[in-house]
Context: one part of a larger RNA
Molecule: large-subunit ribosomal RNA, domain VI
Organism: Planctomycetota bacterium
RNA sequence: UGUAGGAUAUCUGAGGAGGUCUGCCCAUAGUACGAGAGGACUUGGGUGGCCGGACCUCUGGUGUUUCUGUUGUCCUGUCUGGGGCACGGCAGAGUAGCUAUGUCCGGAAGGGAUAAACGCUGAAGGCAUAUAAGCGUGAAGCCCUCUCCAAGACGAGAUAUCCCAUGAGGCACCUCGAAGACCACGAGGUUGAUAGGCCGGAAGUGUACGUGUAGCAAUACAUUCAGCUUACCGGUACUAAUCUGCCGAUCGG
Numbered sequence: 001u002g003u004a005g006g007a008u009a010u011c012u013g014a015g016g017a018g019g020u021c022u023g024c025c026c027a028u029a030g031u032a033c034g035a036g037a038g039g040a041c042u043u044g045g046g047u048g049g050c051c052g053g054a055c056c057u058c059u060g061g062u063g064u065u066u067c068u069g070u071u072g073u074c075c076u077g078u079c080u081g082g083g084g085c086a087c088g089g090c091a092g093a094g095u096a097g098c099u100a101u102g103u104c105c106g107g108a109a110g111g112g113a114u115a116a117a118c119g120c121u122g123a124a125g126g127c128a129u130a131u132a133a134g135c136g137u138g139a140a141g142c143c144c145u146c147u148c149c150a151a152g153a154c155g156a157g158a159u160a161u162c163c164c165a166u167g168a169g170g171c172a173c174c175u176c177g178a179a180g181a182c183c184a185c186g187a188g189g190u191u192g193a194u195a196g197g198c199c200g201g202a203a204g205u206g207u208a209c210g211u212g213u214a215g216c217a218a219u220a221c222a223u224u225c226a227g228c229u230u231a232c233c234g235g236u237a238c239u240a241a242u243c244u245g246c247c248g249a250u251c252g253g
Stems, first nucleotide, its partner, number of pairs: 001152001005163007015149004021049007033038001050107006059100004066093005071086006110144003117137004164252001169247004173189005194240003197236005203229003210223005
């Protein structure tokens, strides 16, 4: 921008893309077969490999926005307590998110038409012949079945509901997001939990500062499973989404 008004929701599926893999073990059965040695077809069950998709409960990784320990030095007048810099100074842990080596799932089954091949009936040609008329069986291959996209499929589709100059509806603007380069998409804009703050919880770290006690002291113990805390969960209008502007259809030829 089109789909001859504007929306919302749910669909159809022309067409396109993807997938299509494979080993071993057990039972059938030491059966059929075979002198023996050996050793099945078939059917059912189990477990792997490879490839792919999704996810973060578990196992781990990361986690320069969390906590702790600690070295050197500088600053906070000094002590204490803190802060800066040194690869996040180094080190030990670690929430959310993102992740694989982790978890779950799929590549199942079936139908149709066939290839090679094998047949039935059967003449030309009293026989024979799967073929000439006719009818079957038959593959990891083909078409469906499975997954995804899909009405710009200009052949522009369908169904349901709603609205309209008393302005439908859309855009701008603003608060944001497991959405994102921008745009788009999605959640909201006071009739409000959209983000921040605050409160509570979860979770992480590991027992704060100060004070007291013991010790000459380093330090230890008690107060104290303390203190601190990002992204997580829930609540709460305290703050910010204020106010508003623009476009827009002769109720549809």